RNA sequence: GCCGAUAUAGCUCAGUUGGCAGAGCGACGCUCUCGUAAAGCGUAGGUCAACGGUCCGAUUCCGUUUAUCGGCU
Numbered sequence: 001g002c003c004g005a006u007a008u009a010g011c012u013c014a015g016u017u018g019g020c021a022g023a024g025c026g027a028c029g030c031u032c033u034c035g036u037a038a039a040g041c042g043u044a045g046g047u048c049a050a051c052g053g054u055c056c057g058a059u060u061c062c063g064u065u066u067a068u069c070g071g072c073u
Base pairs, nucleotide, nucleotide: 001072002071003070004069005068006067007066010025011024012023013022019056027043028042029041030040031039049065050064051063052062053061
């Protein structure tokens, strides 16, 4: 230099061939306990990497850029 993949909650990851954004773990609160842990119940937490385009409507489609990873040279 060329090609490809990935980017979504604090972490690990789903998701939808365009129409309300989710799970597990973690955090916090409550119940339980003599107390802690465990367990149960609940709550909070999101610019879906960035910018632009298409569309009535974009996390999703298109283009460019950025970061990470892999392959080729």
This is a predicted structure of a 73-nucleotide RNA (transfer RNA) from a Spirochaetaceae bacterium. Model confidence (mean pLDDT): 82 of 100. It matches the Rfam family "tRNA". By type it is a transfer RNA. The organism belongs to Spirochaetaceae, within Bacteria.